[in-house]
């Protein structure tokens, strides 16, 4: 000392939690031992039992008991003794009684008390004080009772009545009697006032008591001290103003009564006054202080134990006695309890100590002793004292000590982890070995605390007191210390371990169970729930909860704030209050200093001592920040007082102005009404429609009525305090500014309460009443539309008078009053060299220095720098709500809570996202076209639904002819069945056997299982490949999590984007570069810039194709030469073309014109095979979809292991009311059959691809050839020519069927493809709707290839022939870039978010 928690990140405002420290505390888990403090916070609830206040015989009268003595007298029995029993107050003593003292102290509690109750500090000249101290003076003389004992009576009792009878330090009466009271008279001194104190001299008042050991001792009456009390006053003391008026003995005089004593304290009488915004009076709460927590202080909370005060003693009243009490263990009455009772009637008061019982989360023993210390009483000894002072119980706090110490690695066992043949942690921990006794147990010894009292005895000195000598007294206690012995012996736990906060792994559990102080953990890998293992804090304690301060400068004196985060009153005027110019003099209230006295003790807090040490106590010192005197000073600030003139104000001038307020005038426009032309529609809307119109509208003329309200000028303009304020004039009222400097002399600022004024709207009376127009009707829109649009239309809008007081009443920003760098423009006035400027004053407004500020911004009109005064804020809702009061004619104003419930609410700025927001661009996005799909059939894939199974995944665009570029068996991963268990494949190792291998036969659906003819590897002779048996570690899993993972792929998107260094800018997220302007497909590139570079992405570089040129020439080609054929490069031969591979060339806006600073653009320009990245391809940036895949493959983990593994038949993945995608074939004459004919490129082939010949209509077969391929294999098609079909369910389609037949395989029944004959279905161009495609491109036409025994290929890939139409242009739909604004989204609009129901 600070930390955590609102965001995607920032930076502020603001609460909300935590770390500390503390408790008369309670609870949990634990627990050896001392010392030393505490131990009913609730029921001032109720109490049994015992105790807690008596004492004095040296006041008295007496004697029940008790002991002693006398006397008698009885037993035992020896004069005598011992025991009993009578008598006797003689004796020590003493129950009750009279009587003195004391019981008002000491002990509890805190209920009540907002008070002189406390606290301080002052005063009594207005008082009192028993017992003590010190001085004075006195103690005289009488006298009547009366308890007690006795007798009677009465009553359950408690008690009481009567009589007889007695004493006194009890009572009474008188006497005297001072410096006592009271009072006449007459001095002296003193004081703040009343006055007080101290002489002199009359008058009246008023006392006493003995007792005894004979020397004290008590009485009495006074004076002074001392103590202890009373009373008065200042200043201090909670919270509420949603308590604002309260008071009648009230406040005050006069004069009385009381009292110890002032005083309305009481009382008559007279006045009518006191208190109160500096808070009366009510209410709520509450013992105050010394002091205790805390906290750097300043405060803030408490007020238990301790001391000091105050009130109380079952509630309420009252007095008695006494110095004192209105009395805790007294007394009365009255209330409520609770006992007792013979029902007539008594008894009783734990908030004394100890107990009970109730209440509660909680609080102890019905102990010991008066030894000490202190009280009361006594001459005294001695009594009594639950005051004290000891001991009991309780971790309930502090403060000490202990539960060993030192060695010991094979780093043991055992646990936990883990990459698991090993390691790492518990950990020198342990075990073992040496050592040591605080404590612990046992045994001996053993205190101070008693300085003092008593007794007794000596001396001092006289008769009591002091000193000294012996003796007596110890509760606590045979305790505390001290010695011996034993022997590690008797002794460690609590919390926590996501972050704050110091400590982390592993298994359970799976949004369950828990857990949380706050933030938040748990939905299958939790370092947050529970356990374990280790760790880390603290330690005889540790946690929890509760409560206080602190942290929080989060109520801000110290030490905060109000533009936008809570938060400036809607304005002025003004009273109270605060503040307050220059310059003299003076006071001394504030204010500083000295110095007095006070500030009780403990308590803080230093020093020095005593308990072994500390805690604890004990001595000193300071301290106690205070209040009171009593000097000194005199700068401020106040007082008095005197001058100034700058701050206020007045006067004269002098021009300004939508400033108020009446009252007159104007014109235009609207509506209306009367004519007049005039005809059929007018209105009105995004489109309508209601509405008005032939009874003549709407337009348009003319003339009249009415009410309202000023066009242009007119603007960041003017006045105004704010609301506000706009045609002209006029009257009246008010204003600010300039200029001058004649007056006044600080007359000022500000302003609680209060008083005025206060847009619309709304009230209440009376008037108007053109427009416009809530409410109301209609018409529309709409899913509804109680609305937004239209047509109408009441109140109202205007006017008077009056109420009402609120507004985003806004510059969301209070007034004053001074300082503080500039530029600019404007209204008004002055200067001035006069329209044009330099200046100066007072407005209104723009930008910016300092500065301030969270930041946006503000910035001489502050939100800078100061001072003074007001108002107002202290989390969010709840609520500006509710009650109350107050205003109001109502409507509603003003004032202004709480319960509860969140952990945020909120400002300012920043990044993306996003907008039915704006700007620029792009894309086969739209449009422009072509052609399809969707409707019919089959094909194929999905989804539903069947099934024993129809295995699985994929599912918006980015699943659906997708994984699958080939499901009859196999594949297969799914069903039924039947096997197998180290296992169908691999493989380490140990042991054992034998090659391996297996034809054949049986048996069986097959897997298998039996048979077993044959077969005898290599050696370096140790063995080794190899198989089977057997054990033993490993296996297998297409099971499970694509939300643990890698790889891989799809999609925005071939879209032009996405960072980084370093500099710069910001408190900071960030921002700058990457923006602008021009320009491309492109962040391309130029020019411009606080940026300068750079980096992955574009372009390029790579592959195909398209021109041309080298070299090379077989299988390709053949111009030229030769041969040959019916006929072909068929052969010789050549390599010029074509072609097929290598290497080059070529295109760069390089050239010219035109636009442009330039990049670049235009130019059907040139050239050129190709022209503005010449076409295609491959290539995918940073990242978004927890986007796909655990079944291709890997791989963490979890699951199975005579099964979720494996073999093996048979099925099924092919099912079929239906529903969607993607495709094939159509519907026909741009066509269909049938003859005849021409022209590709790519690819691929020996387990093949094929040709010819010959059977068969054919699919195919038999034989012989060919080709390991530029050599051999294919007719390309569509076209073209010719014919036949004529517009129809057809010579159009061909599905579905019969029948027959090939062909592949172990097998075509579910489940194959082809082929002939026959059958000939639906379909006549196709709804909403919706897909592809810009050029060799759609469209169409064929050919080929993987896959493959064969295919269910119409599917994918690829190849060439034929070969178009259109693109105005970017409004709109979708998607995409970039700038920009807004935002309460950020999981980003499929976002956030209200309202009602459940």
């Nucleotide at each position: 000392a600070g930390a955590g928690u609102u965001u995607g990140a920032u930076c502020c405002u603001g609460g909300c939690u935590c770390a500390g420290g503390a408790u008369g505390a309670a609870c949990g888990c634990u627990a050896g031992c001392u010392a030393c403090a505490g131990g009913c916070u609730u029921a001032a609830c109720a109490c049994a039992u015992g105790c807690a206040a008596g004492u004095c015989g040296a006041g008295g009268g007496g004697c029940a008991g008790c002991a002693u003595g006398a006397u008698c007298u009885u037993a035992g029995c020896u004069u005598g003794c011992u025991a009993g029993g009578a008598u006797u107050g003689a004796u020590g003593g003493c129950g009750a009684c009279c009587g003195g003292c004391g019981c008002a102290c000491g002990g509890g509690u805190g209920a009540g008390u907002a008070a002189c109750a406390c606290g301080u500090a002052u005063c009594c000249a207005a008082c009192c004080u028993g017992c003590c101290g010190u001085c004075u003076a006195c103690u005289u003389g009488g006298g009547g009772a009366u308890a007690g004992c006795c007798u009677u009576c009465u009553g359950a009792a408690a008690g009481g009545a009567a009589g007889a009878u007695u004493a006194a330090u009890a009572c009474c009466c008188g006497a005297u009697g001072c410096g006592a009271u009271c009072u006449g008279u007459u001095g002296g001194c003193c004081g703040c006032a009343u006055g007080g104190c101290u002489g002199a001299u009359g008058g009246a008042u008023g006392a006493a008591a003995g007792a005894u050991u004979a020397a004290u001792u008590g009485g009495u009456a006074g004076a002074c001290g001392a103590u202890g009390g009373g009373g008065a006053u200042g200043c201090g003391u909670u919270c509420c103003a949603u308590u604002a008026g309260g008071u009648u003995g009230u406040u005050g005089g006069c004069g009385g009564g009381g009292u110890a004593g002032c005083g309305g304290c009481c009382c008559a009488c007279c006045a009518a006054g006191c208190c109160g915004a500096c808070g009366a009076u009510g209410g709520a709460u509450a013992g105050g202080g010394g002091u205790u927590c805390u906290g750097a202080g300043a405060g803030g909370a408490a007020g238990g134990u301790c001391c000091c005060c105050c009130a109380c003693a079952u509630u309420g009243g009252a007095a008695c006695u006494g110095a004192g009490a209105c009395a805790c263990g007294g007394u009365c009455c009255a209330a409520a309890c609770u006992c007792c009772u013979a029902c007539g009637g008594g008894a009783g008061g734990c908030a004394g100590c100890a107990g009970u019982g109730a209440g509660g989360a909680a609080u102890a023993u019905u102990g010991g002793u008066c030894a000490a210390u202190g009280g009361a009483c006594g001459a005294g000894a001695a009594u009594c004292u639950g005051a004290a002072c000891c001991a009991g119980c309780c971790a309930a706090g502090u403060a000490g000590c202990g539960u060993g110490c030192a060695g010991g690695a094979u780093g043991a066992c055992g646990g936990c982890c883990u990459u698991a043949u090993g390691g790492g942690u518990u950990g020198u921990a342990a075990a073992c070995u040496g050592c040591u006794u605080u404590u612990a147990u046992a045994c001996g010894g053993g205190a101070a605390u008693a300085a003092a009292u008593g007794a007794c005895g000596a001396c001092a000195c006289g008769u009591g007191u002091g000193u000294u000598g012996u003796u007596u007294u110890g509760u606590a206690g045979g305790u505390a210390c001290c010695g011996u012995a034993u022997g590690a012996a008797u002794a460690a736990g609590g919390a926590c371990c996501g972050g704050c906060u110091a400590a982390u792994u592993c298994c359970g559990u799976g949004c369950c169970a828990g857990c949380a102080g706050c933030c938040g953990c748990g939905g299958u890998a939790a370092u947050a729930c529970g356990g374990a293992a280790g760790g880390u804090c603290c330690g005889g304690g540790c946690g929890u909860u509760a409560u206080c301060c602190g942290g929080a400068u989060u109520u801000a004196u110290u030490g905060g704030g109000u533009u936008u985060a809570a938060a400036g009153g809607g304005a002025g005027c003004g009273u109270a209050g605060g503040c307050c110019g220059g310059c003299g003099c003076u006071u001394a209230a504030g204010c500083g200093u000295g110095c007095c006295g006070u500030g009780a003790a403990a308590u803080g807090u230093c020093c020095c001592g005593g308990c072994u040490c500390a805690a604890c106590c004990g001595g000193g010192g300071c301290a106690c920040u205070g209040c009171g005197g009593c000097g000194c000073g005199a700068a401020c600030u106040g007082g008095g007082u005197g001058c100034c003139u700058u701050g206020a104000g007045u006067g004269c001038g002098c021009g300004g102005a939508a400033c108020g307020u009446a009252u007159g005038c104007g014109g235009a426009a609207u509506u209306c009404g009367u004519g007049g032309u005039g005809u059929a529609g007018c209105g009105g809307u995004g489109a309508a429609a209601u509405g008005c119109u032939u009874a003549g509208a709407u337009a348009u003329c003319a003339c009249g009525a009415a009410g309202a309200a000023c066009u242009c000028c007119g603007a960041u303009u003017g006045c105004g305090a704010a609301g506000g304020c706009a045609g002209c004039a006029u009257a009246c009222g008010g204003c600010a500014g300039c200029g001058u400097a004649a007056c006044u002399g600080a007359c000022g600022c500000u302003g609680a309460a209060g008083c005025u004024c206060g847009a619309a709207g709304g009230u209440g009376c009376g008037g108007g009443u053109a427009u416009c127009g809530a409410a109301c009707a209609g018409g529309a829109u709409u899913a509804g539309a109680u609305a937004c649009c239209c047509u109408g239309g009441u109140a109202g809008u205007c006017c008077g008078c009056a109420c009402g007081g609120u507004a985003a009443a806004c510059g969301a920003u209070g007034g004053a009053u001074g300082c503080c760098c500039g530029c600019u423009g404007u209204u008004g006035g002055c200067g001035a060299u006069a329209u044009a400027c330099a200046g100066u004053c007072a407005g209104c407004g723009g930008c910016c220095a300092a500065g301030c500020g969270a930041a946006a911004g503000c910035g001489u009109u502050a939100a800078g720098c100061a001072u003074c005064c007001c108002a107002c804020c202290u989390g969010g809702g709840g609520a500006g709500u509710a009650c109350g009061c107050c205003g109001g004619c109502a409507a509603c104003g003003g004032u202004g809570a709480a319960a509860c419930u969140c952990a945020a609410a909120g400002g300012a700025a920043u990044u993306g996202a996003c907008g039915g927001g704006g700007g620029c661009c792009c894309g086969c996005a739209c449009a422009a076209g072509c052609g399809g799909a969707g409707g019919a059939a089959c094909a194929u894939g999905u989804g539903g639904u069947u099934u024993a199974a129809u295995u699985c995944g994929a599912u918006g665009a980015u699943a659906c002819g997708c994984g699958a570029g080939g499901a009859a068996c196999c594949u297969u991963a799914c069903c039924c069945g039947g096997g197998c268990u180290u296992g169908a494949a691999c493989u380490g190792c140990g042991g054992g056997u034998g090659a391996a291998c297996g034809a054949u036969u049986c048996a069986g659906a097959g897997a298998u299982g039996a048979u077993g003819a044959g077969g005898u590897c290599c050696u370096u002779c140790g063995g080794g490949a190899c198989a089977c048996c057997u054990g033993u570690g490993g296996a297998g899993g297409u099971g499970c999590u694509g939300c643990a993972u890698g790889g891989u792929u799809g999609u925005c998107g071939u879209c032009a984007g996405c960072u980084c260094g370093u500099g710069c800018c910001g408190u900071g997220a960030g921002g700058u570069g990457u923006c602008g302007g021009c320009u491309u497909a492109a962040g391309u590139g130029c020019c411009a810039u606080a940026a300068c570079g750079a980096g992955c992405g574009c372009a390029a570089c790579c592959c195909c194709u398209g021109u041309u040129c080298u070299c090379a020439g077989u299988u390709g080609c053949c111009a030229u030469c030769g041969g040959g054929u019916c006929a072909u490069g068929c052969c010789g031969g050549g390599c010029a073309c074509u072609c097929u591979g290598u290497g080059a060339a070529g295109a760069c806006u390089g050239c010219c014109u035109c636009c442009g600073u330039a990049a670049g653009g235009a130019g059907u320009g040139a050239g050129g095979a190709g022209g503005g990245u010449g076409g295609g391809g491959a290539u995918g940036a940073c990242g978004u979809c927890a986007a796909a895949u655990c079944a291709g493959c890997a791989c963490g983990g979890c699951c199975c292991u005579u099964a979720c593994g494996u073999c093996c038949g048979g099925g099924g993945c092919u099912a079929c009311a239906c529903a969607c995608g993607u495709g094939u074939u159509a519907c026909a004459a741009u066509g269909g059959g049938u003859g005849a004919u021409a022209c590709a490129g790519a690819g691929a082939g020996u387990c093949g691809g094929c040709g010819g010949c010959c059977g068969g209509c054919a699919a195919c077969g038999u034989c012989c050839g060919u080709c390991u391929a530029a050599u051999c294999u294919a007719u390309a098609a569509a076209g073209u020519c010719a014919u036949c079909c004529u517009c129809a369910g057809u010579u159009c389609g061909g599905a579905c069927u019969g029948g027959g037949g090939u062909c592949u395989g172990c097998a075509a029944c579910c489940c194959g493809a082809c082929c002939c004959c026959a059958c000939g279905a639906a379909g006549c161009u196709g709804g909403a709707u919706u897909c592809g495609c810009u050029a060799g491109u759609a469209a169409u036409c064929g050919c080929g290839c993987a896959u493959c025994a064969g295919c269910c290929a119409u599917g994918g890939c690829g190849c060439g022939g034929u070969g178009a139409a259109u693109a105005c242009g970017u409004u709109c739909c979708c998607g995409g870039g970039c700038c920009u604004u807004g935002c309460a989204c950020u999981c980003a609009c499929c976002g956030c978010c209200c309202g009602u129901c459940a």